The RNA shown here (small-subunit ribosomal RNA) has 1508 nucleotides and comes from an uncultured bacterium.
The sequence is in RNAcentral, with records from Greengenes.
Its mean pLDDT, the model's own confidence on a scale to 100, is 82.
It matches the Rfam family "Bacterial small subunit ribosomal RNA".
């Protein structure tokens, strides 16, 4: 900082995507170490099992253990007995020492640490204030700690129970608990305890005393907390009304304490459009992530506050709680039972099951850091601090370096030469970091004991404490970390991706299949895009996908967007609230600027140092947190105050002025129709064409009258009025605003303008009137395949009036309103002022207001255009807009009487949809214009027969190609065989043909024999050329692979050729110049012409491919030449003849030249291009004819002409023989021939071309034969010779209108030629046969002068075998006034939704699959509201019964009684859970049902883009 993607291109709009960062992430391959960090984001699901809050013996009893002592009994040793010694058991004492206590009572603690995000949109949270407050333990200060009492758990004994729990009687103690006194406070009301240690007196007991630690009370402070205010903190109006203890007082009650915090009385209030209620949704903040920033997302870890601890609800202890590891209740779940009835709550560390794409060990230690409890040693702690597992991150590091070209092998490619893998390997030298082995080895420890010194302390040399000092100890991590060796390149690379965006390409493989794809899109037989492989790029212990953020995206735009035609200005105006708002003075200082103070935890964030080898990390310090307040100032702007001043914005009187401004009411002609009356006689209307309609019962037409209703020609105009819809005859009455000039008055009274309020076209609704014309629906005739339309005859609502309603329109300037400013030119409507002129008026010029039109400059706009009437320059308000379709829809809600209207969504779904312009193209649009296009005019086809080709059909094969024009007498200039490419049967497989290799051998020719023949077996014959004597050359066999063949396949892989638009006039470029840019221009224009041919003009100027012209043929002439050609003249000669001398004249031949150029001459034109008319000419405006075919179209034809790249065959798809096919036949089409006669037919006789063949040939003569033909062969290798007779024509004669002497198919027999061979399947000839045909239906082809039309030669192909082809002469007409219309080309311009270009596009019902919604009898759940019942445990009050040491009082002597306090039962009150009616809503979910969106090739019509 950008890119892709809308089109054929382009410029804008606009959406999609993409390239960055980022994450508590997952998933997929793939994995070397080390460090610091993080790891349930899902089900506030449910929990085995351990462990997480215990400590104090220096408050207090018991009990218990060891040591001492003492008795007493057994035992068992020794001893003669006593004794004695060991060992067990009892058992004794606080006047002995030491150590434990699993229980209890008591004291502090457990309200802290840790966990989790349901709920909470404010009883939270941020930040800044603030008064009416409590506060264990801690610190300071003053005091004080006095005298008594009675119990009770633990224990022990019964009782009872599956168990938890108990009950009952008896015993004891305290820093437990109770009075009583001092002592304190606000005088209601209430205090207190001792332990341990030391010394001294003492046997003890006990007293005093020291110091510490404890206890009480007041007082202060720290530290937590508690309670108010402010301003901040997601969405939704498809939630507009919410509040009833509600808002406030007074009073009393409550609280630690203020407060409707509670009740009672009195007020009637308080919130809200600056969004109340209600609904969804959510912890809240420091900060993280992303941005240039402003802003957007987010609240994992860490840290500050809050809320919850299975759901709900309660209160109790306490300084703290309404309590995570406490109680009581209700509920669900779970487990235990002896069924009676109990027990639990991991959102504390592990860890288990579920859920989920997904998140870890039932570790270690209290070493350190804190925590609670002790006087303290110490105990306790899943807080900590540590280790385990995870590439989840972030950082560090390794996987080696150097030298090495024989450019190795292998891969891969390939144009076959070679490239590339690649100095990569390999190989020689090195190094040793990290892993490994082994060995050393800090810091993290501070403290604690115990011993000691001096000092202080104290009655004291005591003891405790505090301070040094020596000794001893204390580390989970820890086989630390870091230092050292050792050996050995050893043990360590992958993962994406290469069509473009976006670095990075080539092989095979697949064949719209498999599959890729973030967008754009690949893939249909040559895929750089799928798969795979070689090779590249990139990033690397990670690499991609995939979710999710912000970024680009100025695509919500505060910074920084628009709105005439792309999305988007409300149909119009008053006007409310708001917002903005002229000019002076003065005051205030709210905003606004300056400064001052606090504060804004810490951490992060910057920045600079230091520690870990470095970095992540850590630590210090520093910056900064743009915020909020507090206090001072400043006063220009804003604001505000002044019953302040102004007149320039508004506005008001007065005196003009113009008008289809509005509303009533009246009146007026012309016309339409109807009636009636008269004249009149068949139609008449009406259409493209007709019918239906109306008319002999008299229409229409015409004359006259009458009635009704509606509209107002001319005038009339980019003219006037009005806010806007709108307003048009005339004339009265009522009334609105406008505008122009003077004056005077008001004194900012303005401008917008949410909500709101009024107006408001047609239709169209509701009542009641009116209806002449016109005219939805309806009818009913045409038209159509249909025609529910267009067209025609009718014709009802309606249009019309009055009163109401509806509220929309391309209600358009598709352009909000208002104020300024910023060139002019021209029109025009209303006025004013002015000069000119007048006698007045009309008018005419200049200047100025207001209007309302054309052009137009800057200047803005994608463009197109606006362009003082702005879409310029700028200022205020208000209103809209944010891809396209779903949709101007659905639900909700208000409107309506109802059609309907406003408001106004989401699922889904596509990459586009859309604007202004650009080249094409196309148009049953528009102008020019050319053509045998049409007309005019000769002659066909189409109707017979027959030839010939296509199609179909047939068939073993009927080989294959061409297919509208532009395929069908076409490839085929010749299918019997062959050709032949098909089909049958038979052979052959290095092959019929080409190249290499061996080997032998001349090649070869002849003949026998099988066989349809290929082919098989043999037999005779034959010895060549060159040679260096070895062999070559060229032939021939045999034999093996390479190869060979292929008319197999694709013409959509292709060259090459060729049709075709078309001999149409076109089609480009090069420089400049115009456009942001496609593109334009030039090439349009005005002429003209066959022609972009030529002239003129002209921001173009010049070129090139096309036309033409050059080439060949003919059409006149002249010059040369003169044989095979010619003979005019001269001579011979003949029956006749260039026959023959000669000739060179003429005709020919076949070289060269000439010749025509709009050059003369007139006229028209623009003084040009031309073009018309004449002259002269053989020939006149391109003399006629060829041949020539631009850029390009049709994926046109042609692999079977040949070439070619891919594919497939390879004992066959190749090759070789014999037969048959390609000739087949109900049928359809195309091209022909040849008739249907008399302009002919037959028969005779007579004339006149040209071009072009010929030796395997053309044959003449002569002879035969009715003829086809046979036999003979003179001539000629051709201007000599032949083929040659031209024929139609002419004379002549007969046929005489008939299926005929036309016509000639078709069959029969006879023959004849070609040929190895004429059966399938050739030609021709004679003789007899005599078919259909009597001029051809819709329809459609050729032709414009030597033409058409008719005759008739030749020639190629060919052994034979044209009615086809291609030439050649002969005879020869008609017709063209033109360009209205078919058809086809051109140029210009116009529309255009088409660009595959109209054979384009595309629209909407119907049918079929999927998909998401809306409605719905209803069903189910969830949450709220209301009214009620209901009442668990608690609190609280109020009474009764009841129980009981201490204290008091009475009686009384042991027991009893009442008071007081306390507990229990019960009631009331409040209340959870629950119930019930009802209503409201939110979500599932349904038969049927509405539309909508999507789908290669369905149906039906053709509605839109061209005048569609």
């Nucleotide at each position: 900082u950008g890119a892709g993607u809308u089109u054929g291109a382009u410029c804008c709009u606009g959406g999609c995507u993409c390239a960055g960062a980022u994450u508590g992430a997952a998933c997929g391959c793939u994995g070397g170490u080390g460090g610091u960090a993080u790891g349930c984001u899902u089900u506030a699901c449910a929990c085995a099992u351990g462990c997480a809050a215990g400590u104090c013996a220096a408050a207090c009893u018991u009990a218990a253990u060891u040591u001492a002592c003492u008795u007493u009994u057994u035992a068992u040793u020794u001893u003669a007995u006593u004794u004695a010694a060991u060992a067990a058991a009892a058992g004794u004492g606080u006047u002995a020492a030491a150590u434990u206590u699993u229980a209890g009572u008591g004291g502090c603690g457990a309200a802290c640490g840790g966990g989790u995000g349901a709920g909470u949109a404010a009883u939270a949270c941020a930040u800044a204030g603030g008064a009416a407050u409590u506060u264990u333990c801690c610190a300071a200060u003053a005091a004080a700690a006095g005298g008594g009492g009675g119990a009770u758990a633990a224990c022990u004994g019964u009782u009872u129970u599956a168990a938890u729990c108990u009950a009952u009687a008896g015993u004891u103690a305290a820093u437990a608990c109770c009075g009583c006194a001092u002592a304190a406070u606000u005088u209601a009301u209430u205090a207190a305890a001792g332990a341990u240690u030391u010394u001294u007196u003492a046997u003890a007991a006990a007293a005093a005393u020291u110091a510490u630690c404890g206890u009480u009370u007041a007082u202060u402070g720290a530290u937590a907390a508690g309670c108010c205010u402010a301003u901040g903190u997601u969405g939704g109006a498809u939630u507009a009304g919410c509040u009833a203890g509600u808002u406030g007082g007074u009073a009393a009650g409550g609280u630690a304490a203020u407060a409707g915090c509670u009740u009672a009385c009195c007020a009637a209030g308080g919130c809200u459009a600056u969004g109340a209620u209600c609904c969804a949704u959510a912890g809240c903040u420091g900060u993280u992530c992303u941005g240039a920033g402003a802003g957007g997302a987010a609240g994992a870890u860490c840290a500050g506050c809050c809320a919850c601890a299975u759901u709900g609800g309660g209160a109790c202890u306490g300084a703290g709680a309404c309590a995570c590891g406490g109680c009581c209740c209700a509920a669900a779940c779970u487990c235990c039972u002896a069924c009676g009835g109990g027990a639990g709550g991991c959102a504390g560390c592990a860890g288990u099951g579920g859920g989920g794409a997904a998140u870890a060990u039932u570790g270690g230690a209290c070493a350190a850091u804190g925590a609670g409890g002790g006087a303290a040693a110490c105990c306790u702690u899943g807080a900590u601090c540590c280790a385990g597992c995870a590439a989840u991150a972030c950082c560090a590091u390794g996987u080696g370096u150097g030298u090495g070209a024989a450019g190795a092998a292998g891969g891969c490619u390939u144009u076959c030469g070679a490239g590339u893998u690649g100095u990569a390997a390999a190989a020689c030298a090195c190094u040793u970091u990290a892993a490994u082995u082994a060995g050393g080895g800090a810091a993290g420890a501070a403290g604690u004991a115990a011993a000691u010194a001096a000092a202080a302390u104290u009655a004291a040399u005591a003891a405790a404490a505090a301070u040094g000092u020596u000794u001893a100890u204390u580390g989970a991590c820890g086989g630390u970390a870091c230092c050292u060796a050792a050996a050995a390149a050893a043990u360590a690379a992958g993962u994406a991706c290469c069509g473009g965006c976006u670095a990075a390409c080539u092989c095979c493989g697949u064949g719209c299949c498999a599959g890729c794809a973030g967008c754009c899109g690949c893939g249909g037989u040559a895929a750089u895009a799928c798969g795979g492989a070689g090779g590249g790029u990139a990033c690397a212990a990670g690499c991609g996908u995939u979710a999710a953020u912000c970024g680009g995206a100025a695509u919500u735009a505060c910074u920084g967007g628009g709105c005439g035609u792309a999305a988007a200005g409300a149909g119009u105006u008053c006007g409310u609230a708001g917002g903005c708002g002229g000019u002076a003075u003065a005051g205030u200082a709210a905003g606004u600027c300056a400064a001052u103070u606090a504060u804004a935890a810490a951490a992060u964030u910057u920045u600079u140092a230091a520690g870990c080898u470095u970095a992540a990390c850590u630590u210090a310090a520093u910056u900064u947190c743009u915020g909020u307040a507090u206090u001072u100032g400043a006063u220009a702007c804003u604001a505000u105050u002044a019953u302040u001043a102004c007149u320039g914005g508004a506005g008001u009187u007065u005196a003009u002025u113009a008008g289809g401004g509005g509303a009533u009411u009246g009146u007026g002609g012309a016309a339409u129709u109807u009636u009636c009356g008269g004249u009149g006689u068949a139609g008449u209307a009406g259409u493209g064409a007709a019918a239906u309609g109306c008319g002999u019962a008299g229409a229409u037409a015409u004359c006259g009258a009458a009635a009704g209703g509606a509209a107002c020609a001319u005038c009339a105009a980019u003219a006037g009025c009005g806010a806007a819809g709108g307003c048009a005859a005339c004339a009265a009455u009522c009334u609105g605003g406008g505008u122009a000039u003077a004056a005077a008055c008001u004194g900012a009274c303005g401008c917008u303008g949410a909500g709101g309020a009024a107006c408001g076209a047609a239709a169209g609704c509701a009542u009641g009137g009116g209806u002449a014309g016109c005219a939805a629906a309806c009818a009913g005739g045409a038209u159509u395949a249909g025609a529910u339309a267009c067209c025609c005859u009718g014709g009802u609502a309606g249009u019309c009036c009055a009163u109401g309603c509806u509220g929309u329109a391309a209600a358009c300037g598709a352009u909000g309103a208002g104020u300024a400013c910023u060139a002019g030119u021209u029109g025009u409507u209303a006025g004013a002022u002015u000069u000119g002129g007048u006698g007045u008026a009309a008018u005419a010029g200049a200047u100025u207001u207001a209007g309302u039109g054309a052009c137009g400059a800057a200047g803005c706009u994608a463009a197109c255009g606006c362009a003082u009437u702005a879409a310029g320059u700028a200022c205020u308000c208000c209103g809209c807009c944010u891809g396209g379709g779903g949709a101007a829809u659905a639900c909700g809600a208000c409107c309506g009487c109802a059609a309907g209207g406003u408001u106004a969504a989401a699922a889904c779904u596509c990459a586009a949809a859309g604007g202004a312009g650009u080249u094409g193209a196309c148009g049953g649009g528009g102008a020019c214009u050319c053509g045998u296009a049409c007309a005019a005019g000769c002659g066909g086809u189409g109707g017979a027969g027959c030839a010939u080709g296509u199609g179909g059909u047939u068939u073993a094969a009927u080989u294959c190609g061409a297919u509208g024009c532009a395929a069908c007498g076409c490839g085929a200039a010749a299918a019997a065989c062959c050709u032949u490419a098909c089909c049958u049967a038979c052979c052959c497989u290095u092959g019929a043909c080409a190249u290499c290799u061996a080997u032998a051998g001349a090649a070869g020719a002849a003949c026998u024999a099988a066989g349809a023949a290929a082919u098989u077996a043999g037999u005779u014959u034959g010895u060549g050329c060159u040679u260096u004597u070895u062999a070559g050359a060229a032939c021939u066999a045999u034999a093996a692979g390479a190869c060979a063949g292929g008319u197999a396949c694709u013409g959509c892989a292709u060259g090459g050729c060729u049709g075709u638009c078309g001999u149409c006039a076109g089609c480009u470029c090069g420089u400049g110049u115009u456009g942001u840019g496609a593109a334009a221009u030039g090439u349009u224009g005005g002429g003209u012409u066959a022609a972009g041919u030529c002239c003129c003009g002209c921001a173009a100027c010049g070129a090139g491919c096309g036309u033409a012209a050059c080439c060949c043929u003919u059409g006149u002439u002249u010059u040369u030449a003169u044989u095979u050609g010619c003979c005019a003249g001269c001579a011979u000669a003949u029956a006749a003849c260039g026959a023959u001398g000669g000739g060179a004249a003429c005709u020919a031949u076949a070289a060269a030249a000439a010749u025509a150029c709009u050059g003369c001459c007139g006229u028209u034109g623009a003084u040009a291009a031309a073009a018309c008319g004449g002259a002269g000419g053989a020939a006149g405006g391109u003399g006629a004819g060829g041949a020539c075919g631009a850029c390009g179209u049709c994926a046109a034809g042609u692999c079977a002409u040949u070439a070619u790249g891919g594919u497939c065959c390879u004992u066959a798809u190749g090759g070789g023989u014999a037969g048959g096919g390609c000739u087949a036949c109900a049928c359809a089409c195309g091209u022909g021939c040849u008739a249907c006669a008399a302009u002919g037919g037959a028969u005779a006789u007579u004339a006149c071309a040209a071009a072009u063949a010929g030796a395997u040939g053309c044959a003449a003569u002569u002879a035969g034969g009715u003829a086809a033909c046979u036999a003979u062969g003179a001539g000629c290798u051709a201007a000599u010779c032949u083929g040659c007779a031209a024929a139609a024509a002419a004379u002549a004669u007969u046929c005489u209108u008939a299926g005929u002497u036309c016509g000639g198919a078709u069959u029969a027999a006879u023959c004849u030629c070609u040929g190895c061979a004429a059966c399938u399947c050739g030609a021709g000839a004679u003789u007899a046969u005599g078919a259909a045909g009597u001029a051809g239906g819709a329809a459609u082809c050729g032709c414009u002068a030597g033409u058409a039309a008719u005759c008739g030669c030749a020639a190629a192909u060919c052994a034979g075998c044209a009615u086809g082809u291609u030439g050649c002469g002969g005879u020869g007409a008609a017709u063209a006034u033109g360009u209205u219309c078919u058809c086809g080309g051109g140029u210009c311009u116009u529309g255009u939704a088409c660009a595959c270009a109209c054979c384009g596009c595309c629209c909407g019902u119907c049918a079929c699959a999927c998909c998401a919604u809306g409605g719905a009898a209803g069903u189910g759940u969830g949450u709220c509201g209301c009214a009620a019942a209901a009442g668990a445990a608690g609190u609280a009050a109020g009474a009764a019964a009841u129980u009981a040491a201490a204290c008091u009082u009475u009686u009384u002597u042991a027991u009893u009684a009442a008071a007081u306090u306390a507990g229990u039962u019960u009631u009331u009150a409040c209340c959870a859970c629950u119930u019930u009616g009802u209503g409201a809503u939110u979500c599932a979910u349904a038969a049927c049902u509405g539309g909508g969106g999507u789908g290669a090739a369905g149906u039906c019509g053709u509605a839109a883009c061209a005048a569609g």